RNA sequence: UACCUAUCCAGAGUGGUGGAGGGACAGGCCCGAUGAAACCCGGCAACCAGCGAAAGCAUGGUGCCAAUACCUGCGAAUUUUUUUCGCAAUGAUGGGAU
Repeated sequence: UACCUAUCCAGAGUGGUGGAGGGACAGGCCCGAUGAAACCCGGCAACCAGCGAAAGCAUGGUGCCAAUACCUGCGAAUUUUUUUCGCAAUGAUGGGAU
């Protein structure tokens, strides 16, 4: 760069610094002075590497730590509370590619 591919209903703090924003975007709906972002510490997970015969481990590289990716569209089944499945759009993260 956004080309390929996998995943996205699980999980994670009574901590320190900080001091008004944050949840990608429009709108909504939320979170926030009972303390937002950010940084540090802590933790979760197991994508890649590593180790292993395997199960697995959690050493290194990422990632993540309110709410399903907070929420969308179309179709099918079920049913009238909805639920399930498939496809698509946008996005995030890993791995690959250029």

This is a predicted structure of a 98-nucleotide RNA (SAM riboswitch aptamer (S box leader)) from Acetobacterium bakii. Taxonomically the source falls in Acetobacterium (Bacteria, Bacillati, Bacillota, Eubacteriaceae). Its mean pLDDT, the model's own confidence on a scale to 100, is 83. Rfam family: SAM riboswitch aptamer (S box leader). Gene Ontology term of the family: regulation of gene expression. RNAcentral holds the sequence, with entries from Rfam and Ribocentre. The model forms 97% of the base pairs in the Rfam consensus.